[in-house]
Molecule: transfer RNA
Organism: Candidatus Blackburnbacteria bacterium
RNA sequence: GGCUGGGUAGCUCAAUGGUGGAGCAACGGAUUCAUAUCCCGUAGGUUGUGAGUUCGAUCCUCACCCCAGCCA
Numbered sequence: 001g002g003c004u005g006g007g008u009a010g011c012u013c014a015a016u017g018g019u020g021g022a023g024c025a026a027c028g029g030a031u032u033c034a035u036a037u038c039c040c041g042u043a044g045g046u047u048g049u050g051a052g053u054u055c056g057a058u059c060c061u062c063a064c065c066c067c068a069g070c071c072a
Stems, first nucleotide, its partner, number of pairs: 001071007010024004018055001026042004048064005
């Protein structure tokens, strides 16, 4: 330098054009003599950046940034 895959909550990952969810973690409650486990609930997202297509983009297109792998 070329090619492929990826970037979404603190972490690991969903969501194949129509208001972005789960598990763990955090916080509150319930339980317990107390702690832990289990149970209920709450909060937490400019979806890597910018532009384009569209009535509407996490999703489609382009450029750039970052990570991993392959080739040279």